[in-house]
RNA sequence: CAGGCUGGUUGGGCGUUCGCGGUGCUGCUUAGGCGGCAUCGAGGAAAGUCCGCACUCCAGUGAGCACGGCGCCGGGGAAAUCCUGGAGCGGGGCAACCUGCUGGAUCGGGCCACAGAAACAGACCGCCACGCAAGUGGCAAGGGUGAAAAGGUGGUGUAAGAGACCACCGGCGUCUGCAGCAAUGCAGGCGGCCAGGCAACCCCCACCGGGAGCAAGGCCAAGCAGGGACGAAGUCUGCUUCGGCAGGCGGGAGGCUGCUCGCCUUCCUUGAGUUCCGGGUAGGCUGCACAGAGAGAUGAUCGCCCAGGCAGAGCGCCGGGAAGAAGCCUGCGGGUGUAAACCGGCUUCCUCUGCUGGACAGAAUGCGGCUUAUAGACUAACCUGAGGC
Numbered sequence: 001c002a003g004g005c006u007g008g009u010u011g012g013g014c015g016u017u018c019g020c021g022g023u024g025c026u027g028c029u030u031a032g033g034c035g036g037c038a039u040c041g042a043g044g045a046a047a048g049u050c051c052g053c054a055c056u057c058c059a060g061u062g063a064g065c066a067c068g069g070c071g072c073c074g075g076g077g078a079a080a081u082c083c084u085g086g087a088g089c090g091g092g093g094c095a096a097c098c099u100g101c102u103g104g105a106u107c108g109g110g111c112c113a114c115a116g117a118a119a120c121a122g123a124c125c126g127c128c129a130c131g132c133a134a135g136u137g138g139c140a141a142g143g144g145u146g147a148a149a150a151g152g153u154g155g156u157g158u159a160a161g162a163g164a165c166c167a168c169c170g171g172c173g174u175c176u177g178c179a180g181c182a183a184u185g186c187a188g189g190c191g192g193c194c195a196g197g198c199a200a201c202c203c204c205c206a207c208c209g210g211g212a213g214c215a216a217g218g219c220c221a222a223g224c225a226g227g228g229a230c231g232a233a234g235u236c237u238g239c240u241u242c243g244g245c246a247g248g249c250g251g252g253a254g255g256c257u258g259c260u261c262g263c264c265u266u267c268c269u270u271g272a273g274u275u276c277c278g279g280g281u282a283g284g285c286u287g288c289a290c291a292g293a294g295a296g297a298u299g300a301u302c303g304c305c306c307a308g309g310c311a312g313a314g315c316g317c318c319g320g321g322a323a324g325a326a327g328c329c330u331g332c333g334g335g336u337g338u339a340a341a342c343c344g345g346c347u348u349c350c351u352c353u354g355c356u357g358g359a360c361a362g363a364a365u366g367c368g369g370c371u372u373a374u375a376g377a378c379u380a381a382c383c384u385g386a387g388g389c
Stems, first nucleotide, its partner, number of pairs: 001385004006380005012305004017300002020041009043360001047371002050369005055213004067209003071205001072086005087102006103204002108202002110198003124143002126139005151169006170194002172191008217286004223281001227277003230273001234249006250268007306358001308356007316346005327336003
């Protein structure tokens, strides 16, 4: 220098003009509005709403079942399908590094494509014994199938064979020692335990989990219509289609008018009423935050600048210029000697000029995580390759 890998930071700045929302103060006004000033106004993800909380209401004696979640170990954390470090078994990369899985396979069930006789129980070829043969019985060494078929090698043994037995190796289990907080690792002893795998199928075991969500919930509360309370007094006559209607007397309420009389209006149980009470609706306030809400403001424009990118020039570097200029030295034979011009090439850093130049996105109760989107820039460690000293 090129490419990569892991982590961190950032993801434009200042100003002009015109706007948007909240709050406070304020001017004019015909009370509908129209302005002025000050101040505050999105993110690393505000997103998805996947996980966990706060908060709120509802339910609830306790326990169990069902259902759902979670599942190696340590630490952190309020908690979590969170973070971090580690262990074991795998996968990718030359490497830095990235990445998947993790309780239980003698509770039980289920599954294991194709091939194969057989996928967990069996015998196709084969071997052995008996038999003339057909066949009967024994075996699992060898062959064959398969991802997987009684761990491997050698021996003993046998009719033939086999962990049937023995030695060594491998696995598993267990005990001891050492290391570690632990998962676990290493070493040694013991046990023929070695007749499979899958629980990221059901299942079993351990642990965790009540439901709904700010449109949660709380407070105030109009009109209309219901509900409840309070509340007066009716009676007579006529007509009648028997439902009522009209009138007289009496009474209640209101008005003219402060009082009385009078008059007017209206009502008298199918119930008047500026009466009272209660629930709910519209609506308002709150919950609610040093942005905040109400279907939702936080922007645009121009100028200057900035990280960076591209192009060109300069500087620089490399090669030629060198069959050796000038200069210098000389024993006159020669030696030394690229600084230049000029030609060609390179562009990491530095300088200048021009062009370009900034992604994803948009709070709605708050918080902690995860996931997803994101142009580019800066930065630290590390890895691979190349070149120079």
This is a predicted structure of a 389-nucleotide RNA (Bacterial RNase P class A) from an Anaerolineales bacterium. The gene name in the source record is rnpB. The source organism's lineage runs through Bacteria, Bacillati, Chloroflexota, Anaerolineae and Anaerolineales. Its Rfam family is "Bacterial RNase P class A". The family's RNA type in Rfam is ribozyme.